[in-house]
Context: one part of a larger RNA
Molecule: small-subunit ribosomal RNA, central domain
Organism: uncultured prokaryote
């Protein structure tokens, strides 16, 4: 050096783009770097090994051979790996027509519901709980009718439905825009895969200027419970929840499963496409791209996976190495700050 591992045990970066670098389809011809073979030269003695010798034997001593798995320099060979050259159409992309989508973004716009003001009818309760209370109401609540004001989400449709890389997206309507499928032709010809470092994007919380504030609600208050209740329960309520633009950069960012290909029984649902087929229907088969449920064979420690794989492989990158110490200190970057990245010993079981 090889050699073992990450769905629950230690362990998949939150997700992308991507730079170095690693790998990389097919055919012909070249080369001959890498590969193989032959030859040369070195490879010091001595040891070590193996075969004699020699001290009575052995240790020790000595002859000679292998070894010295390396290097150098020529020769040859050309399958496979690089280099070149020239094609090639099965990766991968472009063109063309078509489809589904809560993918993104900006403007507008609606209706139901909440609260709030005004105005009318109406009286004495109303809300609230387990059960009260605290609060609201005769200065006229609650209830209802009319009408206005504002913010905030958008019942039903609604679905192990949809669409995004992730996070993540839900009235409708216009504009501007990203990406997926499918068909059936035509180009272009390996232009691809992965991806240290970079870089962007990244829930909610919080932040920093400004707006906004209906409800809802960390913080508080006050009523209750109750030994106590710095909670559950109730009545209040402020930040923030919402805009805008600037930071944060973390989450049980999960499918606790990296991305990419290629290979392996089946059976039932679903979504969007294409084909075909009769008995035209709420049909039927078929084939293709998701998204689900069982299940063989493999696999596993089990538990489950099980063509959307954890089966059988091949690239490339991330990660783990006994529990606490500790995702902590210190050092450095980065951030206004809260903190976030990288990240250790001591000691202890």
């Nucleotide at each position: 050096c090889u050699g073992g591992g990450c769905g629950u045990a230690a362990a998949g970066c939150g997700c992308g783009c991507g730079u170095a670098g690693g790998c990389g389809g097919u055919u012909u011809g070249u080369u001959a770097a890498g590969u193989g073979g032959g030859a040369u030269g070195u490879g010091a003695a001595a040891g070590c090994c193996c075969c004699g010798g020699g001290c009575u034997c052995a240790a020790c001593c000595u002859g000679g051979g292998a070894a010295u798995u390396g290097c150098g320099u020529u020769c040859c060979a050309a399958a496979c790996u690089g280099g070149c050259a020239a094609g090639c159409u099965a990766g991968a992309g472009u063109a063309u027509g078509g489809u589904a989508g809560a993918g993104g973004a900006a403007g507008g716009u609606a209706g139901a519901a909440u609260u709030c003001c005004c105005u009318g009818u109406g009286u004495a309760g109303c809300g609230g709980u387990g059960a009260a209370a605290u609060g609201c109401g005769u200065a006229g609540a609650u209830a209802u009718a009319g009408g206005g004001a504002g913010g905030a989400a958008u019942a039903c449709c609604a679905g192990u439905g949809g669409c995004g890389a992730a996070g993540g997206c839900g009235g409708c309507c216009u504009u501007c825009u990203g990406g997926a499928c499918c068909a059936a032709u035509a180009c272009u010809g390996a232009c691809g895969c992965u991806g240290a470092g970079g870089u962007g994007c990244g829930a909610a919380a919080g932040c920093g200027u400004g707006g906004g504030g209906a409800g809802c609600a960390a913080a508080c208050a006050g009523g209750a419970u109750u030994a106590g209740a710095u909670a559950c329960c109730c009545u209040g309520g402020u930040a923030g929840u919402c805009c805008a633009c600037g930071c944060c950069g973390u989450a049980a960012a999960c499918g606790a499963u990296g991305u990419c290909a290629a290979c392996u029984a089946g059976c039932c649902g679903u979504u969007g496409g294409g084909c075909c087929c009769c008995u035209u229907g709420a049909g039927g088969g078929u084939u293709u791209a998701g998204u689900g449920g069982c299940g063989c064979a493999g696999c596993u420690a089990a538990c489950g996976c099980g063509a959307u794989a954890a089966g059988u492989u091949g690239a490339c990158c991330g990660c783990c190495u006994g529990g606490g110490g500790a995702g902590u200190a210190c050092g450095g970057c980065c951030g206004c700050a809260a903190g976030g990245c990288u990240a250790a010993a001591a000691c202890u079981c």